[in-house]
């Protein structure tokens, strides 16, 4: 089952922060620019990443005669849109954590 979390795929919505500067390349133009390559300086957090609270889980001491407890240490576990900025990004397109919404899938409770 008049189908619960979850999950995929269409679609709508979805912040921030230099179309920085400098040298090659290559394109064309009155004359630049974009984009590819090295380098340099500032900046951003919402792909993905890593790191932390409370708590728990272990060991050891320690107070308890002991057994509950309780406290101190170490060790491991431990979220996010926080913190880091290693990835990634800094007109527009894209990509974007998430939020809606159809459809698929799932099969929870009853």
């Nucleotide at each position: 089952a008049u189908g619960a979390a979850g999950a995929g795929u269409g679609u709508g919505g979805g912040a921030g922060a230099g179309a920085c500067c400098c040298g090659g390349a290559g394109c064309g133009u009155u004359a630049a620019u974009a984009c590819c390559c090295g380098g340099g300086c500032g900046c951003c957090g919402a792909a993905g990443g890593a790191a932390c609270a409370a708590a728990c889980u272990a060991a050891a001491a320690a107070a308890g005669c002991c057994c509950a407890u309780u406290u101190u240490u170490u060790a491991g576990u431990g979220a996010a849109u926080c913190u880091c900025u290693c990835a990634g990004g800094c007109a527009a397109a894209a990509g974007g954590a998430c939020c809606g919404u159809a459809c698929u899938u799932g099969g929870a409770c009853a």
A computed fold for a 110-nucleotide RNA, annotated as Glycine riboswitch aptamer.
It was read from a public genome assembly, where an Rfam model found it.